This is a predicted structure of a 155-nucleotide RNA (glmS glucosamine-6-phosphate activated ribozyme aptamer) from an uncultured Halanaerobiales bacterium. Its Rfam family is "glmS glucosamine-6-phosphate activated ribozyme aptamer". From the family's description: This entry contains a glucosamine-6-phosphate activated ribozyme that is found in the mRNA for GlmS. GlmS is an enzyme that uses fructose-6-phosphate and glutamine to generate glucosamine-6-phosphate. The ribozyme catalyses self cleavage of the glmS mRNA that is thought to regulate GlmS activity. Rfam classes the family as a riboswitch. The model forms 86% of the base pairs in the Rfam consensus. Model confidence (mean pLDDT): 77 of 100.
[in-house]
RNA sequence: UAUAUAAUUAAAGCGCCCGGGCUCUAUAAUGGAGUUGACGAGGUGGGGAGUAAUCGAAUUAUCGGCGGAUCUUCCCAGGCUUAAAGUAUUAAGUCUCAGCUGAUUUUCCAAAACCUACAAGUGAUUGUGGGGACAACAAAAUCAGAAAUACUUAU
Numbered sequence: 001u002a003u004a005u006a007a008u009u010a011a012a013g014c015g016c017c018c019g020g021g022c023u024c025u026a027u028a029a030u031g032g033a034g035u036u037g038a039c040g041a042g043g044u045g046g047g048g049a050g051u052a053a054u055c056g057a058a059u060u061a062u063c064g065g066c067g068g069a070u071c072u073u074c075c076c077a078g079g080c081u082u083a084a085a086g087u088a089u090u091a092a093g094u095c096u097c098a099g100c101u102g103a104u105u106u107u108c109c110a111a112a113a114c115c116u117a118c119a120a121g122u123g124a125u126u127g128u129g130g131g132g133a134c135a136a137c138a139a140a141a142u143c144a145g146a147a148a149u150a151c152u153u154a155u
Stems, first nucleotide, its partner, number of pairs: 014067004019063001020036006039056003045076006077096006084153006100145008114131007
């Protein structure tokens, strides 16, 4: 120094790089060394399986690839709704503090990019500080609409 084993720590636009882009070098070879490779918002009941896993911003390589992930689906546990009222869940739907669809309003400091200063580096580039505007999704409230079965009560 490399490999193997064991333990610990570390994360979700997260981690990694043998393609590519870019930089330097050279004895100019199909060479060597480096650098880049996602900007925030939002999202987790448990288990199995699967995958190109939500929203927008950007002077758009944020290309491409591998792995993972709060995504999708099935099962289990549980909540809610079902149109005069109540009870029950055996039916349907939907969700994980919670019924579906539509409309309106409100909440949600966006961050990078960009400009500028300093530091490191031959350089590509990296780190930090200051200035600085602009989203969508989603959530909440209100209103409206549609939607089982059985039993009981009232009309």